[in-house]
RNA sequence: GACAAAGGCAAACCCGUUGAAAAUCGGGGACGCAAAGCUAUGGGUCUAAGGCCAUCCCAGUUGAUGGCUAUGAUAGCCAGGCCGCCGAA
Numbered sequence: 001g002a003c004a005a006a007g008g009c010a011a012a013c014c015c016g017u018u019g020a021a022a023a024u025c026g027g028g029g030a031c032g033c034a035a036a037g038c039u040a041u042g043g044g045u046c047u048a049a050g051g052c053c054a055u056c057c058c059a060g061u062u063g064a065u066g067g068c069u070a071u072g073a074u075a076g077c078c079a080g081g082c083c084g085c086c087g088a089a
Base pairs, nucleotide, nucleotide: 001086008033009032013028014027015026016025018023031076037082038081039080041079042078043077044074045073046072050069051068052067053066054065055064056063
């Protein structure tokens, strides 16, 4: 970063799978992507199993609702780091 060339990846959706969930993985499928390759280092965003708090129910055993919280997720949210194809302006 080209009305180049050779290629690459794969959104939504569908089927299956793992997971508490967010979401992941596999197949189909292409919205798009010059890093839509790898990396969770910083920020943002998503989820809340577990933990904490409050309220309600309740003879007891127990249960329900709401809030907070990442050790979970997201690289196709932004930035950083590492690697990489081509060679016009």

The prediction has a mean pLDDT of 87.
Predicted 3D model of an 89-nucleotide RNA (c-di-GMP-I riboswitch aptamer) from a marine sediment metagenome.
Of the family's consensus pairs, 100% are formed in the model.
The RNAcentral record of the sequence draws on MGnify.